[in-house]
Molecule: small-subunit ribosomal RNA
Organism: uncultured prokaryote
RNA sequence: AGAGUUUGAUCCUGGCUCAGAACGAACGCUAGCGGCGUGCUUAACACAUGCAAGUCGAACGAGAACGGUCCUUCGGGGCUAAGUAAAGUGGCGCACGGGUGAGUAACACGUGGGUAACGUACCCUCGGGUGGGGAAUAACGGGCCGAAAGGCUCGCUAACACAGUCCUCGCGGGGACAGGGGUCAAAGGGGGCUACUUCUGGUAGCUCUCGCCUGAGGAGCGGCUCGCGGACCAUUAGCUAGUUGGUGGGGUAAUGGCCUACCAAGGCUUCGAUGGUUAGCUGGUCUGAGAGGAUGAUCAGCCACACUGGAACUGGAACACGGUCCAGACUCCUACGGGAGGCAGCAGUGGGGAAUAUUGCGCAAUGGGGGAAACCCUGACGCAGCAACGCCGCGUGAGUGAAGAAGGCCUUCGGGUUGUAAAGCUCUGUCAACAGGGAAGGAAAGGAAACCUUGACGUUACCUGCAGAAGAAGCACCGGCUAACUCCGUGCCAGCAGCCGCGGUAAUACGGAGGGUGCAAGCGUUGUUCGGAAUCAUUGGGCGUAAAGCGCGUGUAGGCGGCUAGCUAAGUCUGGUGUGAAAGCCCUGGGCUUAACCCAGGAAGUGCAUUGGAUACUGGCUAGCUAGAGGACGAGAGAGGGAAGUGGAAUUCCUGGUGUAGGGGUGAAAUCCGUAGAUAUCAGGAGGAACAUCGGUGGCGAAGGCGACUUCCUGGCUCGUAUCUGACGCUGAGACGCGAAAGCGUGGGGAGCAAACAGGAUUAGAUACCCUGGUAGUCCACGCCCUAAACGAUGGAUACUAGACGUUGGAAUUCCUAAUAGUUUCGGUGUCGUAGCUAACGCAUUAAGUAUCCCGCCUGGGGAUUACGGUCGCAAGAUUAAAACUCAAAGGAAUUGACGGGGGCCCGCACAAGCGGUGGAGCAUGUGGUUUAAUUCGAUGCUACGCGAAGAACCUUACCCAGACUUGACAUCCCGGGCUAAGCCAUGAAAAUGGUGAAUUGUCCUUCGGGACCCGGUGACAGGUGCUGCAUGGCUGUCGUCAGCUCGUGUUGUGAGAUGUUGGGUUAAGUCCCGCAACGAGCGCAACCCUCGUCGCUAGUUACCAGCAUUUAGUUGGGCACUCUAGCGAGACCGCUAGGCUAUAAGCCAGAGGAAGGUGGGGAUGACGUCAAGUCCUCAUGGCCCUUAUGUCUAGGGCCACACACGUAAUACAAUGGUAGGCACAGAGCGCUUGCAAGCUCGCAAGAGCAAGCCGAAUCGCAAAAAACUUUCCUCAGUCCGGAUUGGAGUCUGCAACUCGACUCCAUGAAGUUGGAAUCGCUAGUAAUCGUGGAUCAGCACGCCACGGUGAAUACGUUCCCGGGCCUUGUACACACCGCCCGUCACACCAUGGGAGUUAGUUGUACCGGAAAACGCCGUACGAACCCCCUCUUCUUCGGAAAAGGGGGAAGAAAGCGUUUAUGGUAUGGCUGAUGACUGGGGUGAAGUCGUAACAAGGUAACC
Repeated sequence: AGAGUUUGAUCCUGGCUCAGAACGAACGCUAGCGGCGUGCUUAACACAUGCAAGUCGAACGAGAACGGUCCUUCGGGGCUAAGUAAAGUGGCGCACGGGUGAGUAACACGUGGGUAACGUACCCUCGGGUGGGGAAUAACGGGCCGAAAGGCUCGCUAACACAGUCCUCGCGGGGACAGGGGUCAAAGGGGGCUACUUCUGGUAGCUCUCGCCUGAGGAGCGGCUCGCGGACCAUUAGCUAGUUGGUGGGGUAAUGGCCUACCAAGGCUUCGAUGGUUAGCUGGUCUGAGAGGAUGAUCAGCCACACUGGAACUGGAACACGGUCCAGACUCCUACGGGAGGCAGCAGUGGGGAAUAUUGCGCAAUGGGGGAAACCCUGACGCAGCAACGCCGCGUGAGUGAAGAAGGCCUUCGGGUUGUAAAGCUCUGUCAACAGGGAAGGAAAGGAAACCUUGACGUUACCUGCAGAAGAAGCACCGGCUAACUCCGUGCCAGCAGCCGCGGUAAUACGGAGGGUGCAAGCGUUGUUCGGAAUCAUUGGGCGUAAAGCGCGUGUAGGCGGCUAGCUAAGUCUGGUGUGAAAGCCCUGGGCUUAACCCAGGAAGUGCAUUGGAUACUGGCUAGCUAGAGGACGAGAGAGGGAAGUGGAAUUCCUGGUGUAGGGGUGAAAUCCGUAGAUAUCAGGAGGAACAUCGGUGGCGAAGGCGACUUCCUGGCUCGUAUCUGACGCUGAGACGCGAAAGCGUGGGGAGCAAACAGGAUUAGAUACCCUGGUAGUCCACGCCCUAAACGAUGGAUACUAGACGUUGGAAUUCCUAAUAGUUUCGGUGUCGUAGCUAACGCAUUAAGUAUCCCGCCUGGGGAUUACGGUCGCAAGAUUAAAACUCAAAGGAAUUGACGGGGGCCCGCACAAGCGGUGGAGCAUGUGGUUUAAUUCGAUGCUACGCGAAGAACCUUACCCAGACUUGACAUCCCGGGCUAAGCCAUGAAAAUGGUGAAUUGUCCUUCGGGACCCGGUGACAGGUGCUGCAUGGCUGUCGUCAGCUCGUGUUGUGAGAUGUUGGGUUAAGUCCCGCAACGAGCGCAACCCUCGUCGCUAGUUACCAGCAUUUAGUUGGGCACUCUAGCGAGACCGCUAGGCUAUAAGCCAGAGGAAGGUGGGGAUGACGUCAAGUCCUCAUGGCCCUUAUGUCUAGGGCCACACACGUAAUACAAUGGUAGGCACAGAGCGCUUGCAAGCUCGCAAGAGCAAGCCGAAUCGCAAAAAACUUUCCUCAGUCCGGAUUGGAGUCUGCAACUCGACUCCAUGAAGUUGGAAUCGCUAGUAAUCGUGGAUCAGCACGCCACGGUGAAUACGUUCCCGGGCCUUGUACACACCGCCCGUCACACCAUGGGAGUUAGUUGUACCGGAAAACGCCGUACGAACCCCCUCUUCUUCGGAAAAGGGGGAAGAAAGCGUUUAUGGUAUGGCUGAUGACUGGGGUGAAGUCGUAACAAGGUAACC
């Protein structure tokens, strides 16, 4: 730091996914040790049991028992235990420590301030004080009630408990002064010394110490308060009556509506109030380059809570986790009357859950509470236990060792790999195990000091010894991303998968194995967070076409704002100070053997507050300016808007005239109108709507939009002058206004047009397109609606940045009589274009360039221009606007192709013009289908179908039935034996089996051994026309003998690509020429090859014969002249033309010459590629399959079947013919002794018999050519046409013609009278027609291949059909139009909306009722201390004082009442969730149904 994935490929946009790090984790497999950490994330669910807060006798009174010992009258008692235990009064503590995160969006938290508005027990410092009295009460004792918990009553008693009094001091926001009033303290305990004494004690004095009271201060801690900061939803926009403020009062430690009475009507809010949802906050933690994002376990700070809700009491502090009261739910006990409880303390249990530990040890250390202290308490804490949960460290050995062992796996069978790995040899001894020793923590604390005592951990750490490689390696992955490859199995199955995607018989992707890669006591998976993601963009994105500019304006708040000065110092910059807890992160050092971990110091903490300074910029204030903006004056253009009036052309209708049979409409028709007189035409009239020409990328308007003429009213704009104001400006959330068409309401109007509707057509259908009609509507007035592809798909404003050419409205100037033209300039509107920008297309002074300001909007596709809710509307509907679910894409621009019922150019027997056929008939042949035991297999549009098959009676033959064989019919190797083969007989359908066996010792080679050969045996193997042509080679078809297909270098484009190869001409041709950012080249075209056509040369046998002789006959002599044969050459190239056309080219046309003229005719020759075209049954071949059979042999059957359908041929339907006779002229072939066969004889004939010749043939034969020509008959009929079919008789081939051959003769004589829709071939020696030969072959040809004879017609032309080539255009196609693709319906599944309702939660309002508590009122029973009175006693300074008793009163106080109020109840709303018969659309599914809407002009252009 990037990568994969949209496409045939490309660039871009854009989402999805991956590689990294982390975790309180969980799950799977595996597991040796240690250190340090961490461990209910879920049910703030319920809890058995134990423990977690007590302590003080130096505050106080009282005070056991067991045990021991002594005494005893045996009842018991004394001493000790012991002033102990337990309990009580009292003090302090229990508000700390520990847990949890439910609630809380808040001054709860963080940070910085304020408190002159406050508190503070314990602690520290300082000052002062601590006198003298009093009345009770618990414990305890007696009695009583209760199951228990517990309670009542009588009696006694103490204090540092309680009450009162005196003194001193203090108290108002602060200070000073003066005056008045009110109120108010205390407690003692312990030790020592001295004196006295009633002597285990007490009193007084002195002193020490611990307390107590009071005042001041401090420290630490707290209360309250303020600024700023940190969640989401506007589909939550208004909230609020103690509400906001004031005054008086109350309350509090203290401010305050905190509470109350009265008064006023305020307060909060788009800088987000109120409401809803979620959430403890922070230091920090994780991630990240950072900015950020996520998070808030462990540790630390703060807050909140303690079964749920409410309440107060005590106290310095609580509205209190292990306190109280009340209510509720739940659990437990009960004698049924009543009671008890609260683990979110530590362990532990159940439950929930994917998931989280021991009912351990100790107070030794640290810390806390109490105490003077010893000491006690402490599940805080220190330790141990469990768990790979995390981090860190160590080990599982080291060296050597090639016969590269064995085994495994692979293999091209050679080998490779595992692999120095192992074994073997030489060493070491960590850790674990065993044995022995054994800390620090402990410089502490207690104690006056010394001595002494104190360790849970701990059988610890650590050290030493011993033995021996001994006890110790797994997990994931190996198609790409992403490091790592082979075999087997499986066969779209089983399965994998993070994304792309693998799997349908050769899977590096599934499963196993071998090997490899990565990490390692762990490794993977899952989940979550950040990153990558610049994919919410401050750093750091966008909006013409990809998602995205509001339809347009006016304008509020807000944001931003021209030039020059001065003041200020808020922003800004800079210095200082305080703070930013500790821990953590970072740096430096140190301690555990190292590290993790721990300790110390430093830095940092980008922040906040405060203070000093600076003043360029921004802000504020003040004073000016004129360049922005606006006003004035003078001109100008215009379909700008509104109202009223006027006009002519046209359509329609009405009236009248003329006139007669049609009109209208269409692709063609029909519906329709018309003899009741239409259409046409003339005249007159009525009515409504729209305004031709001018008219123009001309004008005006903000947009929508605006078009006859005149008048009135009215908005905006431009130019000129530079006269005025002096920043008055720009933008603009909300808001307000305008806003095409359609639509709605009310009332008019209605000519034409025209949704709906009707009819006629079209069509498979046609609820459409076309036609005839036709109503809303279109028009007017008023009122709504508020949307459009409302588009320049481009928000507004300002400034700057080359130009060129139009056009429109002004102004100036030059030339001018003027029109006008040129130049300059301001405003508008267009086209092209530089720089620049852009993914590209494109934009380009009218920016999509360069910048600034403001607003709106976007964040993958679908769901969704949707649902719900809100707002608006009469409605239609508009606006605002999600989620579940689903996909890995959706998309933009451009490229190459392909395609188009797009365009242009061109070609082809493509059409047209012609000739002849096919389709109808019977027959032949092939195919389909059917049948069959089998009808073997393949070929299937063109490019299968007289095709493979150039020839199925057996064979062929692959099929069927039957009978046989199993190393095999055929090949190689091994072993044994041998000499052999033939012939004959029997059985059998044959194969085969059995028997016999003459003759000869056979044949070939030989190195004389033998081999070939035959028989038998054994196993390796043979064999397969079995499967896969979609695993292949080779061969072939087709587009197409079409003119195309490419490359190198260069150039160009971000790129795919383009250019070249396009363009202008021309050609059969990418043939050639010219032009051109191209220049060249290759495969194709053409030519070179064969053949035919002319001539020459050479050569003349078997060919030929002119002249000479000869013959029946080129028969013979003779001759190479001719023909011919077969070799070599020549010839044709647009070469020639004062020719024409073209561009002076290429070339075309014409002509001459020539046997041949424009590639002379024909053939061979088939570019890159396409069709997974055809062939595994020609051959070859991978893989799979069969192996006494899917192989091999044999006989018979089948491939020849037959209702039918199709293709291809041959024969016909006749007179251009048939029949019979006569007569003429070819070419190319073929023939090895099983051939071609003359000739003769026989037969009607097929043919038979005899037989010359030829015998690798210019010699002989096949061999007769036929049509033609000539003569005869037939005379238009199912015929003297036609020949099928059938009967009979034969011939030939062959082992064999039954299934199933060909031919001959006699007889028979079917259909058929020129063929519907449709369709095929052919452009000249061609079609048509006529015969001939050959291959295959024993025989079999209407097929195929080849040969010649006779021998036409037509082509105006390229509109149309088919195919092809080039250019261009559109495209949503790329498997490429046989493409893609839309919607309904049917089926299955999923999520979701509505829904009569049902149900749960939450919240509001009103009312009822109202526990405990607080406050208030009342206060009869009650009421120690205080007050008053009386009686008695004592004392007296005679004033009075004190104590006791009695009476009265006051403070207080039970009960009661009232106010507030929790839970509760009733009623009624809001919100949220679950569920609901039925219902709506949506999504996804295999090859369902119906159509064909879109993409091409998509066949009616599409879309809003």